[in-house]
RNA sequence: GGGCACUUAGUUCAGUUGGUUAGAACGCUUGGUUUACAUCCAAGAAGUCGGGGGUUCGAGUCCCUCAGUGCCCA
Numbered sequence: 001g002g003g004c005a006c007u008u009a010g011u012u013c014a015g016u017u018g019g020u021u022a023g024a025a026c027g028c029u030u031g032g033u034u035u036a037c038a039u040c041c042a043a044g045a046a047g048u049c050g051g052g053g054g055u056u057c058g059a060g061u062c063c064c065u066c067a068g069u070g071c072c073c074a
Stems, first nucleotide, its partner, number of pairs: 001073007010026004019057001028044005050066005
């Protein structure tokens, strides 16, 4: 320098051909249970969906651009 993949909650990840309110597990907080801790049960908080722009009635999803991470080629 060229090509490909990925970026969504604190972490690991789903998210169907663009459509109703963005989800799960683990973790965290509170309460219950226990002498206590763990386990278990109930409830809750946590997201500008990497940044910006575009298309569209409507974008996590399509297009452009920038950034970051990984892999391959030279």
Predicted 3D model of a 74-nucleotide RNA (transfer RNA) from Parcubacteria group bacterium GW2011_GWC1_41_7. The sequence was found in a public genome assembly. It matches the Rfam family "tRNA". It is annotated as a transfer RNA. The prediction has a mean pLDDT of 81.